[in-house]
RNA sequence: GGACGGGUAGCGUAGCCUGGAUAGCGCAACUGACUCCUAAUCAGUAGGUCGAGGGUUCGAAUCCCUCCUCGUCCG
Numbered sequence: 001g002g003a004c005g006g007g008u009a010g011c012g013u014a015g016c017c018u019g020g021a022u023a024g025c026g027c028a029a030c031u032g033a034c035u036c037c038u039a040a041u042c043a044g045u046a047g048g049u050c051g052a053g054g055g056u057u058c059g060a061a062u063c064c065c066u067c068c069u070c071g072u073c074c075g
Base pairs, nucleotide, nucleotide: 001074002073003072004071005070006069007068010027011026012025013024020058029045030044031043032042033041051067052066053065054064055063
């Protein structure tokens, strides 16, 4: 330099191909119940400008362009 894959909550991960109204799930965190206390279990709560910028569109995590970053492969 070239090809491909990844970036979504503190961590992991789905959704992207085929655009649709409050972006889900698990773990962790917090609150409550239970318990002598803790753990476990049960119920609930909060937490995301979907890597960045721009474009298309009534509407973008999703489509297009550029860039950043991580990984694998080729030279």